[in-house]
This is a predicted structure of a 554-nucleotide part of an RNA (large-subunit ribosomal RNA, domain I) from Citreicoccus inhibens.
The prediction has a mean pLDDT of 84.

Context: one part of a larger RNA
RNA sequence: GGCGUGCGGUGGAUGCCUAGGUGCCAAGAGGCGAUGAAGGACGUGGGUGGCUACGAAAAGCCUCGGUGAGCUGCCAACCAAGCGUUGACCCGGGGAUGUCCGAAUGGGGAAACCCAGCACGGCGAAUAGCCGUGUUACUCCUGCCUGAAUUCAUAGGGCAGGUAGAGCGAACCAGGGGAAGUGAAACAUCUCAGUACCCUGAGGAAGAGAAAACAACGAGUGAUUCCCAAAGUAGUGGCGAGCGAAAUGGGAAGAGGCCAAACCGGCGUCACGCAAGUGGCGUCGGGGUAGCGGGUCCGCGGUAGGACUUUGACUGACUAGCGGAAGCGUCUGGAAAGGCGCACCAAAGAGCGUGAUAGUCGCGUACGCGAAAGUCGGUUGGAGCUGAGCGGGUUACCCAAGUAAGACGGGACACGUGCAAUCCUGUCUGAAUCUGCCGGGACCAUCCGGUAAGCCUAAAUACUCCUUGGCGACCGAUAGUGAACAAGUACCGCGAGGGAAAGGUGAAAAGAACCCCGGUGAGGGGAGUCAAAAGAACCUGAAACCGCAUGUCU
Numbered sequence: 001g002g003c004g005u006g007c008g009g010u011g012g013a014u015g016c017c018u019a020g021g022u023g024c025c026a027a028g029a030g031g032c033g034a035u036g037a038a039g040g041a042c043g044u045g046g047g048u049g050g051c052u053a054c055g056a057a058a059a060g061c062c063u064c065g066g067u068g069a070g071c072u073g074c075c076a077a078c079c080a081a082g083c084g085u086u087g088a089c090c091c092g093g094g095g096a097u098g099u100c101c102g103a104a105u106g107g108g109g110a111a112a113c114c115c116a117g118c119a120c121g122g123c124g125a126a127u128a129g130c131c132g133u134g135u136u137a138c139u140c141c142u143g144c145c146u147g148a149a150u151u152c153a154u155a156g157g158g159c160a161g162g163u164a165g166a167g168c169g170a171a172c173c174a175g176g177g178g179a180a181g182u183g184a185a186a187c188a189u190c191u192c193a194g195u196a197c198c199c200u201g202a203g204g205a206a207g208a209g210a211a212a213a214c215a216a217c218g219a220g221u222g223a224u225u226c227c228c229a230a231a232g233u234a235g236u237g238g239c240g241a242g243c244g245a246a247a248u249g250g251g252a253a254g255a256g257g258c259c260a261a262a263c264c265g266g267c268g269u270c271a272c273g274c275a276a277g278u279g280g281c282g283u284c285g286g287g288g289u290a291g292c293g294g295g296u297c298c299g300c301g302g303u304a305g306g307a308c309u310u311u312g313a314c315u316g317a318c319u320a321g322c323g324g325a326a327g328c329g330u331c332u333g334g335a336a337a338g339g340c341g342c343a344c345c346a347a348a349g350a351g352c353g354u355g356a357u358a359g360u361c362g363c364g365u366a367c368g369c370g371a372a373a374g375u376c377g378g379u380u381g382g383a384g385c386u387g388a389g390c391g392g393g394u395u396a397c398c399c400a401a402g403u404a405a406g407a408c409g410g411g412a413c414a415c416g417u418g419c420a421a422u423c424c425u426g427u428c429u430g431a432a433u434c435u436g437c438c439g440g441g442a443c444c445a446u447c448c449g450g451u452a453a454g455c456c457u458a459a460a461u462a463c464u465c466c467u468u469g470g471c472g473a474c475c476g477a478u479a480g481u482g483a484a485c486a487a488g489u490a491c492c493g494c495g496a497g498g499g500a501a502a503g504g505u506g507a508a509a510a511g512a513a514c515c516c517c518g519g520u521g522a523g524g525g526g527a528g529u530c531a532a533a534a535g536a537a538c539c540u541g542a543a544a545c546c547g548c549a550u551g552u553c554u
Stems, first nucleotide, its partner, number of pairs: 001553009015539001016504002020475002022472007029464002031168002039101003042055003046079002049075003061095006070083003106115003116136008138165002140162007172203001173201005183190001187238001213221002225252005235243002256456003263286010291434001293399004297392004305386002308384012321369003327342005343360002345349001351363003405429008415441001436451005491498002511538001514526004
């Protein structure tokens, strides 16, 4: 020195555990904000570093309920001083206070700072000064005042009022923009994909939506949305890669309304006229809303309902809670819930805890009960607002215009220009008013369906930052969130940003009094605690690695 064995050290695998995650289900909620949010800074405790809570009224104040004996939050003890059956602490409803920054809004600014105006009040001799309270941004809307070029007017300016807007927020939604890696085994049309991403806007959902729709040549359907099938079909496609419907059938849900115009009237203004008045324009009210076309026009007649506003009653739920059955003995053991024996409850034998495995020990569970206050839902009533008709006539009028449509260029439709209908529109043209107009996949005829160029509309559908309850052939500390722990922390970066590691004594601290060695150490040896030192670098304690002892080989 190698190998083997034994005993240690180091190390922290493995096993067990779970305080934390993760996915899903049901219900709720789906917003917060100038009445100052989200998020912060700085403070606040008798002694206070961090977390939490709170805001100069500062781990809190008032009030109304619940509960009922302890309490002064956590890490985290300790000291001091207190509070509490005249009900503290704690839990829930309502309220008060709420520094400074932040949309941040008096002005400024390198966020948490600096400097003001005005009104009122306080101190003060003071119209120095200081302090306190309130107010002072911009835009929009409403009202009023003023008011140019320019006579009237308008632009502009000013004042007052507004619980108006502004900012934040996870996904879902609509709109405006909009890639590339990739696939095509290269690549350009194509694909990825109208995806990612950026911007704007809204709601609890959004969007769509009451046929200028489908269908069909036999006939029929009757707004929209979503699901299943039709169907990987018909199509489309360097007919490559790929893309990919609809009718229709079956389900979920179910709801329909309002205007513009003709016509009538009011007001303002202009034109004509001596005047009465007529006409134009603008505005407001009535009227009116349709496809067996409707309305205007002429003649007859006023509540069912309402998706709107407001207010009450009853009822249900949520935001604290309450009641809630039934076991003892003995043995082993450190400890009984285990074994044995004999009982009991069960609308409760879900679960968790308790010194090992508990229906009957504790919390609970089944079941039943409960709200002063606030919120939401359902039913029902009142008030306000609103509010459906019938007949006749076809002479006339109206029925949404730079629209429909066309041409060219693009885009969307499953549809890549194709025979390419339909929808949108950048440029240029440009109709008709029911004897009208559009569609039925080029186009024409016949036939059929419908009535564009205005608006609104619950439900069925999508999502989950969040709340409550529950579940898992989900994870169990290199896993599961990045984060079970001071975690978006420490640390890195000028910054945008990146981003860890780190859980476990024991049933209970009973956390080792005292003695000895030692540097008044570190560490160790006794003693003591404990079931066991499990001894705080603490459950178990593998391997690599390092020693000591011993055997053997060279």
Its Rfam family is "Bacterial large subunit ribosomal RNA". The family is grouped with related families in Rfam's "LSU clan". It was read from a public genome assembly. Taxonomically the source falls in Citreicoccus (Bacteria, Pseudomonadati, Myxococcia, Myxococcaceae).